[in-house]
RNA sequence: GAUGACCGCUGCGCGCCUUUUUCGGAAGGAUGGGCAGAGGAAAGUCCGGGCUCCACGGAAACACGGUGCCGGAUAACGUCCGGCGGGGGCGACCCCAGGGAAAGUGCCACAGAGAGCAGACCGCCGGUCCUGCGGGACCGGUAAGGGUGAAAGGGUGCGGUAAGAGCGCACCGCGCGGCCGGUAACGGAAGCGGCACGGCAAACCCCACCGGGAGCAAAACCGAAUAGGGGCGGCGCAUGGCUUAUCCGGCCGGACCGCCCGGGUAGGUUGCUUGAGACGGCGCGCAAGCGUCGUCCUAGAGGAAUGGUCGUCGCCGCCUUUACGGGCGGUACAGAACCCGGCUUA
Numbered sequence: 001g002a003u004g005a006c007c008g009c010u011g012c013g014c015g016c017c018u019u020u021u022u023c024g025g026a027a028g029g030a031u032g033g034g035c036a037g038a039g040g041a042a043a044g045u046c047c048g049g050g051c052u053c054c055a056c057g058g059a060a061a062c063a064c065g066g067u068g069c070c071g072g073a074u075a076a077c078g079u080c081c082g083g084c085g086g087g088g089g090c091g092a093c094c095c096c097a098g099g100g101a102a103a104g105u106g107c108c109a110c111a112g113a114g115a116g117c118a119g120a121c122c123g124c125c126g127g128u129c130c131u132g133c134g135g136g137a138c139c140g141g142u143a144a145g146g147g148u149g150a151a152a153g154g155g156u157g158c159g160g161u162a163a164g165a166g167c168g169c170a171c172c173g174c175g176c177g178g179c180c181g182g183u184a185a186c187g188g189a190a191g192c193g194g195c196a197c198g199g200c201a202a203a204c205c206c207c208a209c210c211g212g213g214a215g216c217a218a219a220a221c222c223g224a225a226u227a228g229g230g231g232c233g234g235c236g237c238a239u240g241g242c243u244u245a246u247c248c249g250g251c252c253g254g255a256c257c258g259c260c261c262g263g264g265u266a267g268g269u270u271g272c273u274u275g276a277g278a279c280g281g282c283g284c285g286c287a288a289g290c291g292u293c294g295u296c297c298u299a300g301a302g303g304a305a306u307g308g309u310c311g312u313c314g315c316c317g318c319c320u321u322u323a324c325g326g327g328c329g330g331u332a333c334a335g336a337a338c339c340c341g342g343c344u345u346a
Stems, first nucleotide, its partner, number of pairs: 001313007009037004014032002016029005039333001043344002046342005051215004064211005069083005084098001085096004099206002104204002106200003121146002123142008154172006173195001174193003179188003219270004229261006240252004277296008314331007
């Protein structure tokens, strides 16, 4: 992991029982029986949507965050598919945070002579002078070679030169403007240019595109007991205030009694599982996928069910046996909680 039996748990029909009834039904049950009952990740909650509420004239802009070659797929995506470019590998194939560095600012540690309007330590070459004839000092030329570094202002070769140098030439690279192919990213051949324009944007920044916030404990409905709020009526014993100082009277407030109303809590119901659904056929497409037809319905709990025991079998490991076989141990990661599409991890 598969299967069988027994005992349980959750949900939905059917039956039965109880309560109630306006006789339609409703509610409850510890009851009988039937059917259904976790995953490839249900996980992390990292992206993208649906749905709900809140905010907001519409929209744009600023700020902030995200994405970043091109085309397609999609509800959408930072996902997927196909291609392009770059890198790696003999190869099958794999990897890329892959817009802009001739808008601006900034940085380039250590080492090194020199790190951004380059630079000369060793070396190479020429001249002058000195010499103990080994060489040395000074002045100048140079950037091929050595050395430092992640990176030293194109590379290889030939010519050239005192030595050298795109100084000249060929090829490669780079740049420029057109041409051809491609939807595009981009590729190709020819021409021109002696080479200017180092790297870093996973530094700020610029450009293009996207983004309001919170989340099912969202949210909607029903709604007790108790306490409290409001309204109306009654009572007028004690008591307060106002009306003029007093009396009478009137009014208001409070307390008490009755009725009504509304808010909220506990609790209950909905949201809740039929959906960007699954499977199969056919068609289109390189593919991701799309269209159409048919079949199917596949958990909805809520402190939260999906479990336990035993038997048989499978798989793996060890021991044992000549062999058949026997014995022991193990059988993962994990586990729905509104629902989908991805990614990542186990």